The RNA shown here (Glycine riboswitch aptamer) has 104 nucleotides and comes from Nitrosomonas nitrosa. The coordinates come from a structure-prediction model, not an experiment, and the mean pLDDT is 77.
């Protein structure tokens, strides 16, 4: 100096599941909005949990991986949060740039 990687934004794509019942308020004839209650569901904002493996203790040496503790993953799992017409959001992916670039 640059590459990979990471970060935030922009554009594009982007699933699932009740337009649920009921009461009040606002509003006015729309399939509305908000709050409270009652069930039924979804997993792809966020969040929680677990494996292999590694380490520790047991232990003075060796062996042993049954058990204990710690670190520890996901699109798995939980459903706290969020969501279940449209809109919005949306993990993730692609594109062109920006900045960073210790370690590799």
């Nucleotide at each position: 100096g640059a590459c990979a990687g990471g970060c935030a934004a922009u554009c594009u794509g982007g699933a699932g599941a009740g337009c649920g019942c009921c009461g009040a308020a606002c509003a006015u004839u729309g399939a509305g909005u908000u709050c409270a209650g009652c069930c039924a569901c979804c997993g792809a904002a966020g969040g929680g949990g677990c494996a292999c493996a590694c380490g520790g203790a047991c232990a003075a040496c060796a062996u042993u991986c049954c058990a204990c503790c710690g670190u520890a993953a996901a699109a798995c799992u939980c459903u706290c949060a969020g969501g279940u017409a449209a809109a919005a959001g949306g993990a993730c992916a692609g594109a062109g740039g920006g900045g960073u670039g210790a370690g590799g």